Notes: This is a predicted structure of a 62-nucleotide RNA (Fluoride riboswitch aptamer (crcB RNA motif)) from a Calditrichota bacterium. Of the family's consensus pairs, 100% are formed in the model.
RNA sequence: GACGUAUCAGGCGAUGGAGUUCGCCUUUAACCGCUGAAACAGCUGAUGACUCCUACUGGUUC
Repeated sequence: GACGUAUCAGGCGAUGGAGUUCGCCUUUAACCGCUGAAACAGCUGAUGACUCCUACUGGUUC
């Protein structure tokens, strides 16, 4: 330095935080949204899923 195995652990799931849970990946990884020929064009959502908070958006009332 390379390869393999085991243990421990860590990371990720299109924009923030916390809890629970599911799935994926082992650093050459998982992951990095969609539509459109293209565009300096257009669209949805703060979640992988659930709950809460924050931010954003719409409506109503005071």

The sequence was found by an Rfam model in a public genome assembly. Rfam family: Fluoride riboswitch aptamer (crcB RNA motif). Its family is annotated with response to fluoride and positive regulation of gene expression in the Gene Ontology. Lineage of the source: Bacteria > Pseudomonadati > Calditrichota.